[in-house]
RNA sequence: GGAGAGCUACAGGCGGUCGCUUCGCGGGGCCCUCGGGCUCGCGCGGAGAGGAAAGUCCGAACUCCGACGGGCAGCAUGCUCGCUAACGGCGAGGCGCGGCGACGCGACGGAAAGUGCAACAGAGAACAGACCGCCCGGCAACCGGUCCCUUGCGGGCCGGGAGCCGGGUAAGGGUGAAACGGUGCGGUAAGAGCGCACCGCUCCGCCGGUGACGGCGCGAGGCACGGCAAACCCCAUGCGGAGCAAGACCAAAUAGGGGAGCGGUACGCGGGUUGCCCGUCCCGCCUCCGCGUCCGGUCCGCCGGGCGCGGGGCCGCUUCCGGGUAGGUCGCUCGAGGCCGGCGGCAACGCCGGUCCCAGAGGAAUGACCGCUGACCGGCACCUCGGUGCCGGCACACAGAAUUCGGCUUACGGAGCUCUCCGGCG
RNA sequence: GGGAGGUUAGCUCAGCGGUAGAGCGCCUGCUUUACACGCAGGAUGUCGGGGGUUCGAUCCCCUCACCUCCCACCA
Numbered sequence: 001g002g003a004g005a006g007c008u009a010c011a012g013g014c015g016g017u018c019g020c021u022u023c024g025c026g027g028g029g030c031c032c033u034c035g036g037g038c039u040c041g042c043g044c045g046g047a048g049a050g051g052a053a054a055g056u057c058c059g060a061a062c063u064c065c066g067a068c069g070g071g072c073a074g075c076a077u078g079c080u081c082g083c084u085a086a087c088g089g090c091g092a093g094g095c096g097c098g099g100c101g102a103c104g105c106g107a108c109g110g111a112a113a114g115u116g117c118a119a120c121a122g123a124g125a126a127c128a129g130a131c132c133g134c135c136c137g138g139c140a141a142c143c144g145g146u147c148c149c150u151u152g153c154g155g156g157c158c159g160g161g162a163g164c165c166g167g168g169u170a171a172g173g174g175u176g177a178a179a180c181g182g183u184g185c186g187g188u189a190a191g192a193g194c195g196c197a198c199c200g201c202u203c204c205g206c207c208g209g210u211g212a213c214g215g216c217g218c219g220a221g222g223c224a225c226g227g228c229a230a231a232c233c234c235c236a237u238g239c240g241g242a243g244c245a246a247g248a249c250c251a252a253a254u255a256g257g258g259g260a261g262c263g264g265u266a267c268g269c270g271g272g273u274u275g276c277c278c279g280u281c282c283c284g285c286c287u288c289c290g291c292g293u294c295c296g297g298u299c300c301g302c303c304g305g306g307c308g309c310g311g312g313g314c315c316g317c318u319u320c321c322g323g324g325u326a327g328g329u330c331g332c333u334c335g336a337g338g339c340c341g342g343c344g345g346c347a348a349c350g351c352c353g354g355u356c357c358c359a360g361a362g363g364a365a366u367g368a369c370c371g372c373u374g375a376c377c378g379g380c381a382c383c384u385c386g387g388u389g390c391c392g393g394c395a396c397a398c399a400g401a402a403u404u405c406g407g408c409u410u411a412c413g414g415a416g417c418u419c420u421c422c423g424g425c426g
Numbered sequence: 427g428g429g430a431g432g433u434u435a436g437c438u439c440a441g442c443g444g445u446a447g448a449g450c451g452c453c454u455g456c457u458u459u460a461c462a463c464g465c466a467g468g469a470u471g472u473c474g475g476g477g478g479u480u481c482g483a484u485c486c487c488c489u490c491a492c493c494u495c496c497c498a499c500c501a
Base pairs, nucleotide, nucleotide: 001422002421003420004419005418006417007416008415010413012373013372014371015370016369017368018367020048021047022046023045024044025043026042027040028039029038030037031036050398054409055408057407058406059405060404061403062243063242064241065240067280068279069278070277071276072275074239075238076237077236078235079093080092081091082090083089094108095106096105097104098103109234110233114232115231116228117227131173132172133169134168135167136166137165138164139163142160143159144158145157147156148155149154181199182198183197184196185195186194201221202220203219204217205216206215207214208213247330248329249328250327257321258320259319260318261317262316263315264314268285269284270283271282272281286313287312288311289310290309291308292307293306294305295304296303297302323500324499325498337356338355339354340353341352342351343350344349376393377392378391379390380389381388382387427497428496429495430494431493432492433491436450437449438448439447444481452468453467454466455465456464474490475489476488477487478486
């Protein structure tokens, strides 16, 4: 000087003049049940967007659905040990992969619990397989021969042999993303863990570690138990569901309107938990008329009770049509809170002490101007590469709370620190 | 602010991991005096973008972008 890796904080500052929002105190006006309520371009003072406020991906607090237990479904997580209110997050480590390296990534339990998939290619894709090839045997077109027989054709013998058949083989080659351990030596007709040495794998033993795992062994072994689970699944762990537009209260207005369906006598029925089932628990199970029938009584007029049927009312639930208001208050900001210091811990973080209050809108507030200055960009000059001075521009990126926190992910401006690799100089 | 879905040919939509389809529309030819209908062919496509799993992704997973819909009370 170049190229990379990791981490940290910031997100303009100071002053002034106006203009906003909210909170507290005080004051004025109106009302009033004398507690208080409403309101005011009134005064003083405090505070006023983010590291992501974003995406709504996770976890919770809080609120509601009635409370508890069990089971099923469904969903999520998945190495080990810790942190945390919790998490699918964070820290540290283990193993695997990528990178020369600093470092980065991992969806990281199980494939002998079972089922399933691997298209096409290939002989063959899990306890498979013979395409080419190699070896053995047989048959053999054909070729050669200085050998033998024959008058000649031709035959015999010897050598070589395309091709065909049978057997052996899985080392070599091919196909494929992947082919049933790898290298070497021996052995074999040719080969093969067939045997041996080393590596790899499994088991065993010892050592280290909380553990995942790691190391050692001239120990033993068969030389074998392929891949995919972000395939279904099995195992372990966890989870009730909705969500501040949750929910609570007040006021006003209209049509407690109209239609349909279901249920409403007891150890049973119905409803009640924002997936289903079971159990405990909680709530409800009303009334009038008419008809028929049975029983009892009878003063012979009828009365009482039970059952069945029909009709109506009432209550509860579901649903359809239609109507009214879309008003106000609370929830609404003190929190698993921030900052500083000490101790413990490799760290995440925890404990102790001190200190501080740091938006609460309700169509949604922070803006405008001026001066100085910081950072950045551009230009010029100087200078021992470092850097310094001057001028101009500029208010710079992503972007704005809406119940609140702990995270993740995504967007993005410049600054600083540490580390790695390459090249050069001293 | 919170929640539920969607994105495939010009349009409307299918597609349960093995190289993408239907209807309408478009183009060509035949038929007809001509048009329509009909018949026979044909062209349509980064499956919203990126990353991951897998031998292989429209499909499975993560993330980003865009589009649609729902969330007040009385009775």